Context: one part of a larger RNA
Molecule: small-subunit ribosomal RNA, 5' domain
Organism: uncultured eukaryote
RNA sequence: UAUGCUUGUCUUAAAGAUUAAGCCAUGCAUGUCUAAGUAUAAACUAAUUAUACGGGGAAACUGCGAAUGGCUCAUUAUAUCAGUUAUAGUUUAUUUGAUAAUCCCUCACUACAUGGAUAACCGUGGUAAUUCUAGAGCUAAUACAUGCGAAAAGACCCGACUUCUGGGAGGGUUGUAUUUAUUAGAUAAAAAACCAACAGGGGCAACCGGUAAACUGGUGAAUCAUAAUAACUUUGCGAAUCGUAUGGCCUUGCGCCGACGAUGAUUCAUUCAAAUUUCUGCCCUAUCAACUUUCGAUGGUAGGAUAGAGGCCUACCAUGGUUUUAACGGGUGACGGAGAAUUAGGGUUCGAUUCCGGAGAGGGAGCCUGAGAAACGGCUACCACUUCUAAGGAAGGCAGCAGGCGCGCAAAUUACCCAAUCCUGACACAGGGAGGUAGUGACAAUAAAUAACAAUACAGGGCCCAAUAGGUCUUGUAAUUGGAAUGAGAACAAUUUAAAUCCCUUAUCGAGUAUCAAUUAGAGGGCAAGUCUGGUGCCAGCAGCCGCGGUAAUUCCAGCUCCAAUAGCGUAUAUU
Numbered sequence: 001u002a003u004g005c006u007u008g009u010c011u012u013a014a015a016g017a018u019u020a021a022g023c024c025a026u027g028c029a030u031g032u033c034u035a036a037g038u039a040u041a042a043a044c045u046a047a048u049u050a051u052a053c054g055g056g057g058a059a060a061c062u063g064c065g066a067a068u069g070g071c072u073c074a075u076u077a078u079a080u081c082a083g084u085u086a087u088a089g090u091u092u093a094u095u096u097g098a099u100a101a102u103c104c105c106u107c108a109c110u111a112c113a114u115g116g117a118u119a120a121c122c123g124u125g126g127u128a129a130u131u132c133u134a135g136a137g138c139u140a141a142u143a144c145a146u147g148c149g150a151a152a153a154g155a156c157c158c159g160a161c162u163u164c165u166g167g168g169a170g171g172g173u174u175g176u177a178u179u180u181a182u183u184a185g186a187u188a189a190a191a192a193a194c195c196a197a198c199a200g201g202g203g204c205a206a207c208c209g210g211u212a213a214a215c216u217g218g219u220g221a222a223u224c225a226u227a228a229u230a231a232c233u234u235u236g237c238g239a240a241u242c243g244u245a246u247g248g249c250c251u252u253g254c255g256c257c258g259a260c261g262a263u264g265a266u267u268c269a270u271u272c273a274a275a276u277u278u279c280u281g282c283c284c285u286a287u288c289a290a291c292u293u294u295c296g297a298u299g300g301u302a303g304g305a306u307a308g309a310g311g312c313c314u315a316c317c318a319u320g321g322u323u324u325u326a327a328c329g330g331g332u333g334a335c336g337g338a339g340a341a342u343u344a345g346g347g348u349u350c351g352a353u354u355c356c357g358g359a360g361a362g363g364g365a366g367c368c369u370g371a372g373a374a375a376c377g378g379c380u381a382c383c384a385c386u387u388c389u390a391a392g393g394a395a396g397g398c399a400g401c402a403g404g405c406g407c408g409c410a411a412a413u414u415a416c417c418c419a420a421u422c423c424u425g426a427c428a429c430a431g432g433g434a435g436g437u438a439g440u441g442a443c444a445a446u447a448a449a450u451a452a453c454a455a456u457a458c459a460g461g462g463c464c465c466a467a468u469a470g471g472u473c474u475u476g477u478a479a480u481u482g483g484a485a486u487g488a489g490a491a492c493a494a495u496u497u498a499a500a501u502c503c504c505u506u507a508u509c510g511a512g513u514a515u516c517a518a519u520u521a522g523a524g525g526g527c528a529a530g531u532c533u534g535g536u537g538c539c540a541g542c543a544g545c546c547g548c549g550g551u552a553a554u555u556c557c558a559g560c561u562c563c564a565a566u567a568g569c570g571u572a573u574a575u576u
Base pairs, nucleotide, nucleotide: 001572002571003570004569005568009447011445012444015440016407022405023404024403026402027401028400031064032063037061038060044055045054062426071360072359073358081281082280083279086276087275090274091273096269097268098267110240114145115144121137124134125133126132154174155173156172157171158170161167162166175237176236177233179231180230181229182228183227184226201208202207217224239263241262242261243260244259247257248256249255250253283331284330285329290322291321292320297319298318299317300316301315302314303313304312335357336356337355339350340349341348342347362383363382365380366379367378385396387394388393413438415437416436417435421434422432423431424430453482454481455480456478457477458476459475460474461473462472463471464470487516489509490508491506493505519565520564522562523561524546525545530560532559533558534557535556541548542547
C1' cells in the first nucleotide's frame, strides 16, 4: 500500500502518486473604482429663480493585475538540487527616501490652457455558426498628440579696439538624459649643489607696502563615484492633470499671493526580486575503454548579439580539452533537498506527496505585449487527437476545483462561503474552487463504553480463639435478589457558525437475558492456550517451517472449553 472479517463514542486527519504527463461533456477557478482620470445612459433617484458640472451609477475608454496562486513529476545523472562564494559582469514594475528656476533661437506670440480622433450610444447590415464583425452618424480624457513662461552671479570660448608686464566694449555657450573621445580623480622618507625666477596690488620710475600660500570622496582592488571639455541624438524628461477647503493683500485688476492631498514624471538609492556564477557533494553498470573536434570540440584576438560576463554566435589564428581518482556510453519502477522508517554503534531502505528550489501544461517550434513570459484558463504554424456545420467554414487544450470515461490491486461531493488566513485591483467597499466549511473516508494517529456495588447462597484462604461452635478480614463462583450510576441513542433550547453541522452545555425520554448481546485469529512444537466429545479414515483437508490425516486425529470438519490482541484482528506484497 492493497484486501478479508468486524465496528459503539470523542478529537485530529491522508486521500486518482504507482497503471495512462491517457482522453474529456457541463459548470466554475482573474479580475478590478476611490473625495480625487473620462458620464448628456434617450436606466434610476431628489428638487428647480439663474443651462458646464445634484446624487449614486450599467456600459465603454483609460490605468493596473492577469509572469502570483493552484496542479503534476513526464523529462532530467555535474544537469537539477544542497551548503558555500561572486556580480568591480547585469536588469529590476512596485514599496520607501531623496531629486529638476536653465526648455524658445530670436521678437507682437494661445499660456486664464492647444489639436485631431475613437469607444460606449444611435441607426443600417452580413454569415448556418463563434467572446465574428462591416458601413453611416455623434461625444470625452491622466487615451493619442502638440507646445510656452520663470532671477542673478560665475565659468568657458570668440573677440572690435588699444597707450601692450596689460586693459577690454560686445557676442556666443553653459538643466538633465543619450553616444563617443579627452582630462582631473594627488600624496612612502631624506640630504646636498647650481641656474633662473620672485604671487597679486599701487606708482612714469626709483620704489612702496605686503604675502608662507592650496582642493581632492570611497574600496583589499577599478577605466569607481564625482567633476570638466569637445561634439553627438529617429532629442527622452523637465505637469496644458484630478479632489477637498476656500482664505489673505490692496496699487480693485478677468490683479497678486496661498493650504492639504491624489495621480504622473527624470535620476540616485532602497525594497521585492531575477539572471548568471565559485568550490565541494549524487544511484547501478566495463557483456560500455577510449571520448570530443566537418556542422565549436579546448584556448586566444576582434566583432556581433545580450540587461550583462562568456564559443553564446561569427571571422581569423593556435591544437587543444576529458579519461582506470572510471571519461564517454547504457540503465534507472531517478525531479533534487529539507525529511521518513528502521537501527546498540556503524549502517540499510524510502522521500510522487502540504516547506524550499527546478521543470511542464497533448507533442515539438516560434512570437507579441510587458518591469517581468519563450506565458499556454495569450497568439501563430506543424503533428496527433477532437467538437459544431446549412459542407462554404468555425472552434478546442482539466498535470486548477468538482465531475465522467478509460486504466487498473489501487483513491472522495458536478456541495456551501469569502466569516478567518492571505493575495490582487483604481480599492476600508469588489473578486479569489488560493483558502476556509461541511459531505465521503477503519490511510493513519489520540482518549477509552460494552458494566460497578451490596446482600444472600455455595466453595475456599489468612488471623483471633475459651478451638465440634463463634468472630473478623478477605478471594472467587451464581440466568438468586436488590436498588444506585451512567452514557450510546432520541430531542425542546441555547451555544457553535458566514449560515448550519459536530463537539462542549442541556429540559424531557433512554438498561437486567441490562437481546443497548465484541470481534478476529488460534489451542502438537516454534508460540500463550485441550491428549475433552462427535464426524472423517493418507480421503476430505490442515500445515509460513517441522509436520498431521492409513478407525481411539492434542494438527482436518464441528460442538464445548481455553489462550492472545482487542474496536480492532487476519492475509498478501515491499522494506528495515